FMN riboswitch aptamer (RFN element), 131 nucleotides, folded computationally.

RNA sequence: GAAAGUCUUUGUGGCAGGGUGUAAGUCCCUACCGAUGGUAUAGUCCAUGACCCGCGAAAGCGGCUGAUCCGGUGACCUCCAGAGAGGAAUUCCGGAACCGACGGUGAUAGUCCGGAUGAGAAAAGACAUUU
Numbered sequence: 001g002a003a004a005g006u007c008u009u010u011g012u013g014g015c016a017g018g019g020u021g022u023a024a025g026u027c028c029c030u031a032c033c034g035a036u037g038g039u040a041u042a043g044u045c046c047a048u049g050a051c052c053c054g055c056g057a058a059a060g061c062g063g064c065u066g067a068u069c070c071g072g073u074g075a076c077c078u079c080c081a082g083a084g085a086g087g088a089a090u091u092c093c094g095g096a097a098c099c100g101a102c103g104g105u106g107a108u109a110g111u112c113c114g115g116a117u118g119a120g121a122a123a124a125g126a127c128a129u130u131u
């Protein structure tokens, strides 16, 4: 240093301002937010997790699960004797868009309340063992 093992800890953010109305953090204008791993730095790529559904005594298995384009740059890669050529970010920069489980509610919820002091992808660390 690596592998499998046990344990501990960590592990989701957000309605400010205005309008209408008997009533809205739910509608309208506007504001704000973005889990984990991978990859050129990602809410929109690939994969995973949470919610929900089915089966099961359980462990678990299966299913379901939203949304991005345009322009620029060029880490890096390839080719070449060389000069140079080609490729390369839905992640960066500029611009313009879009998306967001279930139940509840005086009125329709990504932001309020609830299941949830829950669960969890995963991250960090400790211990002893083997190689």
Base pairs, nucleotide, nucleotide: 002130005127006126007125008124009123010122017029018028019027031111032110033100034099035048036047037046038045043098044097052063053062054061055060068096069095070094071093072092076087077086078085079084102114103113104112
The prediction has a mean pLDDT of 82.